A computed fold for a 144-nucleotide RNA from Micromonospora sp. KC213, annotated as c-di-AMP riboswitch aptamer (ydaO/yuaA leader). Lineage of the source: Bacteria > Bacillati > Actinomycetota > Actinomycetes > Micromonospora.

[in-house]
RNA sequence: CGUGUCGGCCCGCCGAAUCGUGCCUGUCACGAACCGGGGACCCACAGCACGUCCGGGGUGAAUCCGCAGGGCACAGUCCCGUGGUAGGGCGAUCUUCCCGCCCGAAUCCGUCAGCUAACCCGGUAGGCGGUGUCGGAAGGAGUU
Numbered sequence: 001c002g003u004g005u006c007g008g009c010c011c012g013c014c015g016a017a018u019c020g021u022g023c024c025u026g027u028c029a030c031g032a033a034c035c036g037g038g039g040a041c042c043c044a045c046a047g048c049a050c051g052u053c054c055g056g057g058g059u060g061a062a063u064c065c066g067c068a069g070g071g072c073a074c075a076g077u078c079c080c081g082u083g084g085u086a087g088g089g090c091g092a093u094c095u096u097c098c099c100g101c102c103c104g105a106a107u108c109c110g111u112c113a114g115c116u117a118a119c120c121c122g123g124u125a126g127g128c129g130g131u132g133u134c135g136g137a138a139g140g141a142g143u144u
Stems, first nucleotide, its partner, number of pairs: 010130005018032005023026001033124006043114001055112001056109004064084004069079004087103005094139005
């Protein structure tokens, strides 16, 4: 001097997941802000009755389909792999379009939930990046 790794500070990204106060310093309490769930009328859905089969729903972008393999009770369902896909994110100010890249998981309630004023309940995790030839076009906004 260069490269790699780890840690701290600062800046930024995904996400609701941030801020403040207190003392008993912790998966602590309270408050603010943000996010989500439950919960009337009206509305929506359903509507001859009875019976059988299949449970159903929420958070989240994360749903659906094809192919291959496996388990079972081989219909069907579940698991795994793979290719697409609804949808979501990134390319360091905002919006729209195009281009490129990435994700397309996980989990909870427990037979119960349409919407929903009042009211009630819960959440505040995690995971990344570090300055460029800012990917392109149009528009907006701001500064001089």
The sequence was found by an Rfam model in a public genome assembly. Rfam family: c-di-AMP riboswitch aptamer (ydaO/yuaA leader). Rfam links the family to the GO terms regulation of gene expression and cyclic-di-AMP binding.